[in-house]
Context: one part of a larger RNA
Molecule: large-subunit ribosomal RNA, domain II
Organism: Ignavibacteriaceae bacterium
RNA sequence: GCCUACGAGUUACUCUUCAGUUGCAGGUUAAGACCUUAAGGGUCGGAGCCGAAGCGAAAGCGAGUCCUAACUGGGCGUUAAGUAACUGGAGGUAGACGCGAAACCGGGUGAUCUAUCCAUGGUCAGGAUGAAGUGAGGGUAAAACCUCAUGGAGGUCCGAACUAGUGUGGGUUGAAAACCGCUUGGAUGAACUGUGGAUAGGGGUGAAAGGCCAACCAAACUCGGAAAUAGCUCGUACUCCUCGAAAUAGCUUUAGGGCUAGCCUUGGUUUAUAGUAUGCCGGAGGUAGAGCACUGAUUGGGCUAGGGCUGUCACAACGGUACCAAACCCAGACAAACUCCGAAUACCGGACAUAUGUUUACCAGGAGUCAGGCAGUGGGGGAUAAGCUUCAUUGCCAAGAGGGGAACAACCCAGAUCAUCAUCUAAGGCCCCCAAGUACCAGUUAACAGACAAAGGAUGUUGAGUUGCUUAGACAACUAGGAUGUUGGCUUAGAAGCAGCCAUUCAUUUAAAGAGUGCGUAAUAGCUCACUAGUCAAGCGACUCGGCGUCGAUAAUACACGGGACUUAAACUGGUCGCCGAAGAUAUGGGAUCUUUAAGAUCGGUAGAGGAGCAUUCCAGUUGCACCGAAGGUGUGUCUUGAGACAUGCUGGAGCGGCUGGAAAAGAAAAUGUAGGC
Numbered sequence: 001g002c003c004u005a006c007g008a009g010u011u012a013c014u015c016u017u018c019a020g021u022u023g024c025a026g027g028u029u030a031a032g033a034c035c036u037u038a039a040g041g042g043u044c045g046g047a048g049c050c051g052a053a054g055c056g057a058a059a060g061c062g063a064g065u066c067c068u069a070a071c072u073g074g075g076c077g078u079u080a081a082g083u084a085a086c087u088g089g090a091g092g093u094a095g096a097c098g099c100g101a102a103a104c105c106g107g108g109u110g111a112u113c114u115a116u117c118c119a120u121g122g123u124c125a126g127g128a129u130g131a132a133g134u135g136a137g138g139g140u141a142a143a144a145c146c147u148c149a150u151g152g153a154g155g156u157c158c159g160a161a162c163u164a165g166u167g168u169g170g171g172u173u174g175a176a177a178a179c180c181g182c183u184u185g186g187a188u189g190a191a192c193u194g195u196g197g198a199u200a201g202g203g204g205u206g207a208a209a210g211g212c213c214a215a216c217c218a219a220a221c222u223c224g225g226a227a228a229u230a231g232c233u234c235g236u237a238c239u240c241c242u243c244g245a246a247a248u249a250g251c252u253u254u255a256g257g258g259c260u261a262g263c264c265u266u267g268g269u270u271u272a273u274a275g276u277a278u279g280c281c282g283g284a285g286g287u288a289g290a291g292c293a294c295u296g297a298u299u300g301g302g303c304u305a306g307g308g309c310u311g312u313c314a315c316a317a318c319g320g321u322a323c324c325a326a327a328c329c330c331a332g333a334c335a336a337a338c339u340c341c342g343a344a345u346a347c348c349g350g351a352c353a354u355a356u357g358u359u360u361a362c363c364a365g366g367a368g369u370c371a372g373g374c375a376g377u378g379g380g381g382g383a384u385a386a387g388c389u390u391c392a393u394u395g396c397c398a399a400g401a402g403g404g405g406a407a408c409a410a411c412c413c414a415g416a417u418c419a420u421c422a423u424c425u426a427a428g429g430c431c432c433c434c435a436a437g438u439a440c441c442a443g444u445u446a447a448c449a450g451a452c453a454a455a456g457g458a459u460g461u462u463g464a465g466u467u468g469c470u471u472a473g474a475c476a477a478c479u480a481g482g483a484u485g486u487u488g489g490c491u492u493a494g495a496a497g498c499a500g501c502c503a504u505u506c507a508u509u510u511a512a513a514g515a516g517u518g519c520g521u522a523a524u525a526g527c528u529c530a531c532u533a534g535u536c537a538a539g540c541g542a543c544u545c546g547g548c549g550u551c552g553a554u555a556a557u558a559c560a561c562g563g564g565a566c567u568u569a570a571a572c573u574g575g576u577c578g579c580c581g582a583a584g585a586u587a588u589g590g591g592a593u594c595u596u597u598a599a600g601a602u603c604g605g606u607a608g609a610g611g612a613g614c615a616u617u618c619c620a621g622u623u624g625c626a627c628c629g630a631a632g633g634u635g636u637g638u639c640u641u642g643a644g645a646c647a648u649g650c651u652g653g654a655g656c657g658g659c660u661g662g663a664a665a666a667g668a669a670a671a672u673g674u675a676g677g678c
Stems, first nucleotide, its partner, number of pairs: 001678006011094003015091010026050003032044005054061002064076004097235002100232001104225006115199009124189001126158003129154001133150006162186003167182004201217001203213003238613006248261005262369002264366006274359001275356005280350004289341001290339002295335002299331004304325001306324002308321005372397010402413003417590004422586003428580003431564003437577001439576006450566001456551002460548010477535005483508003488502003514529001518527002591603004614667001616664010632651008
């Protein structure tokens, strides 16, 4: 992992409540007694219980009572029939749908492992070093001291046994639930070790690591309390039909749990001025926008208090001001906590109209829900970040299949009762993949643009417009001129069109020529431009607003049309006619529910509520089958909306069905389920 079996809402109660059924109208017996039976049943038994009256804390009063000195008052009652049994829903008390803790408490069992201790034994090859002491010699007045011997100390040294476990390799479903190889520490000591004994669970023991106390010890193991408790996790078994949520509010030692309300379901009552939608009418409102009349904030100008600076000034006084600036005036402009104003929606009400037709309201039984998510819109937080967070509102997902979007809970279209090799459409599409136009008309794009992106840049291209020059010859190109007073004045070493400053920057000759557009020189010189003529011959500039393109454009294999591929298109813009396209609509046929019975409506669905059934085992009644082959097993076929049912072949070899009721140890794929098998 698979197969088989087992495996979870049960049972009890003079308990509570509701619904249904039955009896009685007040209902009913309990224990017990008597009679009788196969199981069982019948008759007594009125103790007790519920109801028939309530109110008050009570005394008490009583259709009333309590509050009060007292109510014209208020609270609770009076004006509705119950009760007993059974069945079912739910609740309560019990283990209470099943499995699951870590833990807590009580009584015991453990020191054959290990920690420490006690008693009594055992073990430590060999080698090295050479303390004290002693002897001899030297030495001294005597000592000290020196030398040589001797001696054999030590938590001494090297190193086996023994013991430990340093590093590393292997092993890691191991040979082993701690091992193997190499290497390494100690090895006469606080050494190692045998045997016997002691200390016991909030206790021991600990050269102390929370270590060890029989292979997991921050409190051992075992049995019991015990089915501890688990607001937590997981699991909870056949079918079909009807309806169908919530992820919100308030409170909560509450936040992943509850309670009440909201939203769902089932039954009952009410049927009208019910409810809902649209239109119409009447309301309240201060948002969007706008505005500056208030509150605040605010730019420029004017005017002008006050102040600063400054002049004349001993003071006083007066004046100036390109400084700051209240109030006022003009213009501009800001605000969630500003408003002289002010919508659209939304909301409330209405004796009206239309549509729908009980969807409304109330009573009673049963729930589930209290982690929501995304998208659009209006806000707060954040960075006008987030697949972010928090509100409001609508839709969708949740609990929704189908078509489109390449794929993709939420986007677009559209709500699946069943069948059909029928039709029409939606979104979206119609060259091929791939159903349907290689359709038509008019434009645009040349960028592989379409097929990601901004500020900004550019004689891309195309359209509309404004304006100027032009056969009296424009624009471009070429040829020629571009002068004189003058080197204007000033400044300067110099300043001559061209460092800088000044200027009614003037005048002359001219076809035209600036007291000079740029390059250049130390300054001149030189080159050029404006301007003019000629050659040529027809359009040429400047600006504004659009369309489609271009650059801007950097990420790791080639991937930012779904692919092939596409360029007067299979791209983009505008238009036209067709077609395809869904579980939508229609058509035809079938089923179910409701109902006003008809060419009616409805039938997606998680949690959940309600209804109807199938199957299994047993019981009662009734009726059957079977050795001419029961149950069971294994194939095949038929039928039903389904759970399933039936028929038949083979096997099997003795029991088993149908119908009507009843009762349950009554349905498994899941619980890291339990047991067995493989």